[in-house]
RNA sequence: GGGUCUGUAGCUCAAUAGGUAGAGCCGGCGGCUCAUAACCGCCUGGUUUUCGGUUCGAGACCGGACAGACCCA
Repeated sequence: GGGUCUGUAGCUCAAUAGGUAGAGCCGGCGGCUCAUAACCGCCUGGUUUUCGGUUCGAGACCGGACAGACCCA
């Protein structure tokens, strides 16, 4: 330098064919227990890496940039 893939909550990941962004873990509160762990319930948490484009509508589609992984040179 070229190619492929990935980028969503603090972490690991979903989100069918474009239609109001969710789950588990972590954290907070409560229940249970003599107490702790485990278990159960509730709650908190996001300008979907970024800049443009298409569209009535974009996490998703198109283009550029940035970051990471792998391959080629």